[in-house]
Molecule: c-di-GMP-I riboswitch aptamer
Organism: Rhodospirillales bacterium
RNA sequence: UCCUCGAAACGGCAAACCGCUCGGAAACGACGGGACGCAAAGCAACCGGCCUAAAUUUCAUCCAUUGAAACAAGGCAGCGGAUCCUCCGAU
Numbered sequence: 001u002c003c004u005c006g007a008a009a010c011g012g013c014a015a016a017c018c019g020c021u022c023g024g025a026a027a028c029g030a031c032g033g034g035a036c037g038c039a040a041a042g043c044a045a046c047c048g049g050c051c052u053a054a055a056u057u058u059c060a061u062c063c064a065u066u067g068a069a070a071c072a073a074g075g076c077a078g079c080g081g082a083u084c085c086u087c088c089g090a091u
Stems, first nucleotide, its partner, number of pairs: 005089002012038002017033003021030003036078001042084001046081003049076003056070005
């Protein structure tokens, strides 16, 4: 120095939930609070998977600003795999 591994230490991130906050049709995201947890819970939608369904299409009928189904170009990196970057040093 590298690989493996994750003891210890210095630190880091931030689930659910909350909000006379914001964006969005929604999922969800940002901000603030808050900590369930995380050795990549850092970046990033490449491959699966999952979530939503505005627009669109189809069907139904009480023809209405209705209901149902399908669908991503919208999301999820704290679902898995692959990629990239990276602190420490017991084994």